[in-house]
Molecule: SAM riboswitch aptamer (S box leader)
Organism: Pseudarthrobacter sp. C4D7
RNA sequence: GAACCAUCCGGAGCGGCCGAGAGACCUGGCUCGAUGACGCCGCAGCAACCACGCCCCAGCAGGACUCCUGCCGGGGCGGAAGGUGCUACUGCCAGGACCGAUGGAAA
Numbered sequence: 001g002a003a004c005c006a007u008c009c010g011g012a013g014c015g016g017c018c019g020a021g022a023g024a025c026c027u028g029g030c031u032c033g034a035u036g037a038c039g040c041c042g043c044a045g046c047a048a049c050c051a052c053g054c055c056c057c058a059g060c061a062g063g064a065c066u067c068c069u070g071c072c073g074g075g076g077c078g079g080a081a082g083g084u085g086c087u088a089c090u091g092c093c094a095g096g097a098c099c100g101a102u103g104g105a106a107a
Base pairs, nucleotide, nucleotide: 004104005103006102007101008100013043014042015041016040017039021032022031023030025096026095027094028093029092044087045086046085049083050082052078053077054076055075056074057073059071060070061069062068063067091099
């Protein structure tokens, strides 16, 4: 990298630099953009995928065995100090295609 799982109509912007296109790709539309978009950097924020804490359920193992401890799995709640991610428009809309993005797991 391919393949796998989950999510993608909610949420959250200022400053500096740059300078012409940008909203992933194709067609059509719509929108943003020299009153500086897109991008990069800094700060701030949003969210809660992983991680973390508590509780419940089931299983397994161990022990000093009405009980306790540990591990794995599932569910619920919580906070936001850690790893990511995100912060115009529903992934901007419709159609299309070995679609894409992000996280996890795996390697």